[in-house]
């Protein structure tokens, strides 16, 4: 340095819930707590796949979007035994 990830240590993030704002919507931003599902990238990027929304009406196609806490991939990154 790479791989790896302890019933290790130090920190970190925060699903759900309440509230407020934005959006037709999927969903997103802010705030809250004797709350903590979970996470070694739950940091960042919609590039591939997937799912979902809208146009939009039964299906398909298409376009525009959403999810980075769905899986890959790329970039970056804390700690440290075997």
């Nucleotide at each position: 340095u790479c791989c790896c990830g302890a019933a290790a240590a130090a920190g970190c993030c925060a699903a759900u819930c309440c509230u407020u704002c934005c959006g037709u919507g999927a969903g997103g931003g802010g705030g809250g707590g004797g709350a903590g599902c979970g996470g070694a990238a739950a940091g960042c990027u919609a590039c591939g796949g997937a799912u979902c929304u809208u146009u939009a009406a039964g299906g398909g196609c298409a376009a525009a979007g959403a999810u980075g806490g769905c899986c890959g991939a790329g970039c970056u990154g804390c700690c440290g035994a075997a």